[in-house]
C1' cells in the first nucleotide's frame, strides 16, 4: 500500500433487503420489606459515527472520511 467486516440508549444488541427506533441489563419513582434485595407496576433516556449524493421517503441503498477488528504484501 491493498482487500474484508464492524459502528443504533449508560453497557450487550435487535430492526425480516426504503415506510412510526425495539428489547434486555443498568438508572428514576411507586410498591413490597422493621429495614435492604428480589419480584411486580409505571417512567426517562437514541439527531442510529461524520459529511455528502440517489429517492415522495434512508438506521436500511451509493460515495468519501473517522475509529475498531482482520486477512495479504
Nucleotide at each position: 500500500g491493498g482487500g474484508g467486516c464492524c459502528a443504533u440508549a449508560g453497557u450487550u444488541u435487535a430492526a425480516u433487503u426504503g415506510g412510526c427506533a425495539g428489547a434486555a441489563c443498568a438508572c428514576u419513582g411507586c410498591c413490597u420489606u422493621u429495614g435492604c434485595a428480589c419480584a411486580g407496576c409505571a417512567g426517562a433516556g437514541g439527531u442510529c459515527g461524520u459529511c455528502g449524493g440517489u429517492u415522495c421517503g434512508a438506521a436500511u441503498c451509493c460515495g468519501a472520511c473517522u475509529g475498531g477488528c482482520u486477512c495479504c504484501a
About this RNA: Transfer RNA from a Chloroflexota bacterium, 73 nucleotides, folded computationally. Model confidence (mean pLDDT): 82 of 100. RNAcentral holds the sequence, with entries from ENA. The source organism's lineage runs through Bacteria, Bacillati and Chloroflexota. Its Rfam family is "tRNA". From the family's description: Transfer RNA (tRNA) molecules are approximately 80 nucleotides in length.